RNAcentral holds the sequence, with entries from MGnify. The RNA shown here (c-di-GMP-I riboswitch aptamer) has 82 nucleotides and comes from a soil metagenome.
[in-house]
RNA sequence: AAAGGGCAAAGUCGUUGAAAAGCGGUGGCGCAAAGCUAUAGGGGCUAAAGGUCGACAAGACCAAUGCCAGCCAGUUUCCGAA
Repeated sequence: AAAGGGCAAAGUCGUUGAAAAGCGGUGGCGCAAAGCUAUAGGGGCUAAAGGUCGACAAGACCAAUGCCAGCCAGUUUCCGAA
């Protein structure tokens, strides 16, 4: 390469959540790991509660044991021409 297949982006409808985002339906951008793993590798997103500032308020800042594995990474793995 082929064969058998698998997953399923954005959008959208419903739903949970403060949010990030998750779950289900639809949809199909793409993916040889787009399988699994998140305080005990890195990186990114959100900031409710809390704290500080603000005369108060509006708001700003700090900060994940919250979230993302379809960012890198770790780990497991189907088929078999070359």